[in-house]
RNA sequence: GGGCCCGUAGCGAAGUUGGGAUCGCGCUACAAUCGCACUGUAGAGGUCAGGGGUUCGAGCCCCCUCGGGUCCA
Numbered sequence: 001g002g003g004c005c006c007g008u009a010g011c012g013a014a015g016u017u018g019g020g021a022u023c024g025c026g027c028u029a030c031a032a033u034c035g036c037a038c039u040g041u042a043g044a045g046g047u048c049a050g051g052g053g054u055u056c057g058a059g060c061c062c063c064c065u066c067g068g069g070u071c072c073a
Base pairs, nucleotide, nucleotide: 001072002071003070004069005068006067007066010025011024012023013022019056027043028042029041030040031039049065050064051063052062053061
C1' cells in the first nucleotide's frame, strides 16, 4: 500500500427484508429482610465511530475519513 470482517447505553450482544431502537449484566428507587446479599417490581441511561449522499423515511443502501482485527505484498 491492497483485500475482507467489525464499530449499536458503563460492559457484552441482537436488529439478516429500509418504517417500533431491543435483550442480558451493571446502575438508581421501592418491596421483601433485624440488616446485607439473593429475589421481585418500576425507572434512568443511546448524536447507532465521524461526515456527506440516496430516499417520504437510514443502525440497515452508496461514498469518504477514523479506530480495531485478519490475510496478502
The prediction has a mean pLDDT of 84. This is a predicted structure of a 73-nucleotide RNA (transfer RNA) from an Anaerolineae bacterium. It matches the Rfam family "tRNA". Rfam links the family to the GO term triplet codon-amino acid adaptor activity. The sequence is in RNAcentral, with records from ENA. The source organism's lineage runs through Bacteria, Bacillati, Chloroflexota and Anaerolineae.